[in-house]
RNA sequence: CCAGAGGGCCGGGCGGCCGCGGGUACCCAUCGGGUGCGCGAGGAAAGUCCGGGCUCCACGGAACGACGGUGGCGGGUAAUGCCCGCCGGGGGUGACCCCAGGGAAAGUGCCACAGAGAGCAGACCGCUCGCUGCCCCGGCUUUCGGGCAAGGGUAAGGGCAAGGGUGAAAGGGUGCGGCAAGAGCGCACCGCGCGACCGGUAACGGAAGCGGCAUGGUAAACCCCACCGGGAGCAAGACCGAAUAGGGGCGCCACAUGGGCCAGUUCCGGCCCGGUGCCCGGGUUGGUUGCUUGAGCGGCGGAGCGAUCCGUCGCCUAGAGGAAUGGUCGCCUAUCCCCUUCGGGGGUGGACAGAACCCGGCUUACAGGCCCUCUGGCGUU
Numbered sequence: 001c002c003a004g005a006g007g008g009c010c011g012g013g014c015g016g017c018c019g020c021g022g023g024u025a026c027c028c029a030u031c032g033g034g035u036g037c038g039c040g041a042g043g044a045a046a047g048u049c050c051g052g053g054c055u056c057c058a059c060g061g062a063a064c065g066a067c068g069g070u071g072g073c074g075g076g077u078a079a080u081g082c083c084c085g086c087c088g089g090g091g092g093u094g095a096c097c098c099c100a101g102g103g104a105a106a107g108u109g110c111c112a113c114a115g116a117g118a119g120c121a122g123a124c125c126g127c128u129c130g131c132u133g134c135c136c137c138g139g140c141u142u143u144c145g146g147g148c149a150a151g152g153g154u155a156a157g158g159g160c161a162a163g164g165g166u167g168a169a170a171g172g173g174u175g176c177g178g179c180a181a182g183a184g185c186g187c188a189c190c191g192c193g194c195g196a197c198c199g200g201u202a203a204c205g206g207a208a209g210c211g212g213c214a215u216g217g218u219a220a221a222c223c224c225c226a227c228c229g230g231g232a233g234c235a236a237g238a239c240c241g242a243a244u245a246g247g248g249g250c251g252c253c254a255c256a257u258g259g260g261c262c263a264g265u266u267c268c269g270g271c272c273c274g275g276u277g278c279c280c281g282g283g284u285u286g287g288u289u290g291c292u293u294g295a296g297c298g299g300c301g302g303a304g305c306g307a308u309c310c311g312u313c314g315c316c317u318a319g320a321g322g323a324a325u326g327g328u329c330g331c332c333u334a335u336c337c338c339c340u341u342c343g344g345g346g347g348u349g350g351a352c353a354g355a356a357c358c359c360g361g362c363u364u365a366c367a368g369g370c371c372c373u374c375u376g377g378c379g380u381u
Stems, first nucleotide, its partner, number of pairs: 001377010012332007020040002023037006042352001046363002049361005054233004067229005072086005087101001088099004102224002107222002109218003124164002126160003131157002133154004139148003172190006191213001192211003197206003237289004247280007258273005296315008333350001336347004
């Protein structure tokens, strides 16, 4: 210098004017208003996917079952499916990255297409004449029909699975022996399984020896094993509660000549009822609270490989409720585009996105920039 890996941080700046929501001090003051000061979105406020705090509801304890989730080991934490360290497997020359990482010898299901055969494997091409059948030659024998030994041919039966072919995958691999041809059939090495013993807290690692090798994959398929799990959520919940319209109680007045219903009209008949004063209780709208000081943030020191923990000092940093955190102007600037005489000039003008009870995580979105550590290659000294 080029190409990469891991991690951390920022994510427009300054100023003028006009506004908005809380807080606080003072003033005016009936509700309330004015002035000054100070504060006022994020790294993800997002998705609402996990884990908690808090609140209400339910619940005597334990075990089992159902349902849902988690799944190597050890540690951290309030807790987790998160984080850290390690182990195993896979990828990369490497820094490093990825893994839903218990069980497939409990059982069930599935393995498309192709292929003979895909799970109590299989025989399409091929190999094989040692065996059975058939045929030929030849000799021996005969009751002249035939029968049979050695030898040869034939792949029909039978045997085989080396080689070919299909497939993501075909029941260990290479070599030698062996055989009719073959085959762990035998042997050597490699692989695989079991494994005394050794190391490690553990996952796991190493390994003498033993076994011819017997049981392919799939469990984010059912399932089995182990562990965990009450439900709902701030629109939770608590308090105060006007007018009006319902409900109930008590007192007073009225109680049919009136009104309503029995589909319409008339007649007859049946059923029901009102006004007012006081009190009680519930609900709608509304107001207050919950509400932001918290598993908080920063500095320093210590323990630890680390996640994290301990000590000490300092700080207060949105709290709205159809919901404020904004608008505009000026200067500068990252980026991008154009031109270039390579000095520069002109234009553009800021990504993703907006708190809603609060935390810890994960995931997703994000223009651009800065910093640290490390790896590979090339060059110079």
Source information:
This is a predicted structure of a 381-nucleotide RNA (Bacterial RNase P class A) from Sphingomonas rustica. A source record names the gene rnpB. Model confidence (mean pLDDT): 75 of 100. RNAcentral records the identical sequence in 2 taxa. Its Rfam family is "Bacterial RNase P class A". By type it is a ribozyme. The sequence is in RNAcentral, with records from ENA. Lineage of the source: Bacteria > Pseudomonadati > Pseudomonadota > Sphingomonadales > Sphingomonas.